[in-house]
Molecule: transfer RNA
Organism: Minisyncoccales bacterium
RNA sequence: GGGCCCGUAGCUUAGUUGGUAGAGUGCCGCGUUUGCAACGCGGAGGUCAGCGGUUCAAGUCCGCUCGGGUCCA
Numbered sequence: 001g002g003g004c005c006c007g008u009a010g011c012u013u014a015g016u017u018g019g020u021a022g023a024g025u026g027c028c029g030c031g032u033u034u035g036c037a038a039c040g041c042g043g044a045g046g047u048c049a050g051c052g053g054u055u056c057a058a059g060u061c062c063g064c065u066c067g068g069g070u071c072c073a
Stems, first nucleotide, its partner, number of pairs: 001072007010025004019056001027043005049065005
């Protein structure tokens, strides 16, 4: 320098054919307990890496950039 894959909540990640952004875990509150843990219920937490384009509508499609992984030179 070139090819391919990945980037979504603090962490691990789902998101199918473009149509309300979800789960587990962690965090906060309540219940339960003498207390803790475990368990149950509720809650907060997301510029979907960035910019631009297509579209009525983009996490999803297209282009460029940035970061990570991998292969070739």